Molecule: c-di-GMP-I riboswitch aptamer
Organism: Lachnotalea sp. AF33-28
RNA sequence: UAGAAUAUGGGGCAAACCUGCCGAAAGGCAGCGGCGCAAAGCUAAAGGGGCUACCUGAUCUGCAUAACCGGUCAAAUGCCAGCCAGUUGCAUCU
Numbered sequence: 001u002a003g004a005a006u007a008u009g010g011g012g013c014a015a016a017c018c019u020g021c022c023g024a025a026a027g028g029c030a031g032c033g034g035c036g037c038a039a040a041g042c043u044a045a046a047g048g049g050g051c052u053a054c055c056u057g058a059u060c061u062g063c064a065u066a067a068c069c070g071g072u073c074a075a076a077u078g079c080c081a082g083c084c085a086g087u088u089g090c091a092u093c094u
Base pairs, nucleotide, nucleotide: 002094003093012037013036018031019030020029021028022027035082041087042086043085047084048083049080050079051078056074057073058072059071060070
């Protein structure tokens, strides 16, 4: 420097639940906790896929009419890296 595999040693990360805070929500941060993970490190419009819909538009309901409330549909440069993927990397062995 390159490759392979996941056995050893020392370690690393930290699911769900719960508590607090932020957010309309998805979700995020911190604490507890430990389901698991050889990348459960990093990368989120500008690789794929998924989640949410405050605002917005359309439509329905209702009402004397309208507005408001509520329902449905669309819609992300909002969110998810512990879905795939890209990228970087420790130890051991050859």